RNA sequence: UGCGCAGGUUCAGAUAGUCGCCGGACUGCAAAGUCUGGAGGAAAGUCCGGGCUCCGUAGGACACCGUGAUGGAUAACGUCCACCGACCGCGAGGUUAGGGAAAGUGCAACAGAAAGAUACCGCCGAACGAAUCCGGUAACGGAUUGCGUGGCAAGGGUGAAAUGGCGAAUUAAGAGUUCACCGGCGGCUGGGCAACCAGUCGGCUCGGCAAACCCCACGGGGAGCAAAACCAAGCAGGAUUAGGGUCGUCCGCCCGUAACAGUCCGGGUUGGUCGCUUGAGAUUACGGGUAACCGAUAAUCCAGAUGAAUGACUAUCAACGAGAAAUCGUUACAGAACCCGGCUUACGAACCUGCGUGUUUU
Numbered sequence: 001u002g003c004g005c006a007g008g009u010u011c012a013g014a015u016a017g018u019c020g021c022c023g024g025a026c027u028g029c030a031a032a033g034u035c036u037g038g039a040g041g042a043a044a045g046u047c048c049g050g051g052c053u054c055c056g057u058a059g060g061a062c063a064c065c066g067u068g069a070u071g072g073a074u075a076a077c078g079u080c081c082a083c084c085g086a087c088c089g090c091g092a093g094g095u096u097a098g099g100g101a102a103a104g105u106g107c108a109a110c111a112g113a114a115a116g117a118u119a120c121c122g123c124c125g126a127a128c129g130a131a132u133c134c135g136g137u138a139a140c141g142g143a144u145u146g147c148g149u150g151g152c153a154a155g156g157g158u159g160a161a162a163u164g165g166c167g168a169a170u171u172a173a174g175a176g177u178u179c180a181c182c183g184g185c186g187g188c189u190g191g192g193c194a195a196c197c198a199g200u201c202g203g204c205u206c207g208g209c210a211a212a213c214c215c216c217a218c219g220g221g222g223a224g225c226a227a228a229a230c231c232a233a234g235c236a237g238g239a240u241u242a243g244g245g246u247c248g249u250c251c252g253c254c255c256g257u258a259a260c261a262g263u264c265c266g267g268g269u270u271g272g273u274c275g276c277u278u279g280a281g282a283u284u285a286c287g288g289g290u291a292a293c294c295g296a297u298a299a300u301c302c303a304g305a306u307g308a309a310u311g312a313c314u315a316u317c318a319a320c321g322a323g324a325a326a327u328c329g330u331u332a333c334a335g336a337a338c339c340c341g342g343c344u345u346a347c348g349a350a351c352c353u354g355c356g357u358g359u360u361u362u
Base pairs, nucleotide, nucleotide: 001358002357003356004355005354006353007352008351009350010349011348013317014316015315016314017313018312019311021038022037023036024035025034026033027032040333044344045343047342048341049340050339051338052224053223054222055221059251060250061249062248064220065219066218067217068216070082071081072080073079084098085096086095087094088093099215100214104213105212106209107208120156121155122152123151124150127149128148129147130145131144132143133142134141135140164182165181167179168178169177184204185202186201187200188199189198190197191196229273230272231271237265238264239263240262241261243255244254245253281301282300283299284298285297286295287294288293318331319330320329321328322327
């Protein structure tokens, strides 16, 4: 210095003035005034997980849905951290729903003979037969052909994938048929909490797909702040019932069984209070842990609307761009709605750290 890999930090224009909006405190009889707080890193998508609230079928079985190596973190998770295996990359690193294919069923486009057990080209002539020739009185024997039956899967060809790879021996030709090495499988030893790794021995050698059904293990009751509770206001009743009960089926459980009850239809209200924002709180300092994260103490900080506040304008400055200059333009994505932890998606600018691999110079 070129090209790359991984990660992090900060800001989300600033200040002043004028005019407003929502909440809180104080003053005031009131009108009103003073002081003070007022969006985000994603407030978003509502995709996971929890808190909180109600229902009491929350109990069991089946069904259904979800998750899937190991250890840890956590309130919990499908999230995060660490580690293992596999694959990709020269490397820094990246990707990974990563249990089971000798329980069963099923699938594999196109191509190809064949995608589960197959033979198109090819190889062989050991076995059976045939033909021809030779020998023999004959039975039969020998040779040749590769014609039929047949043996083979080495090679060619097809494919994403073709019966573990490669070499040798054996053989008519071949094939784990046998042997060496490698890969897979199993046992043992050693290491590791574990997934697993290393070594050694054995003898076996027909694949792939489970984000196909399925099997195994684990988990899951439902509805949601329009939950729930209270106050006020308002209204018109009627029908029907032994059964009903917040996912499906069965069992169990609870309530009710004749009317102050249930269900349905109709009618009325859509005002206020509460839930509501101080919490599995946040940040900084300190300690523990490789890390995710955890702990005690101290300091500082903390929106709460509901026809829904959090704004508008002016001036100066800042960054970037244009212009000779005066000056002009631009400053993203986007906006709380019960509250948290994640994931995903959108997006502007400035800066920093560690590492890999080339090149050049010394």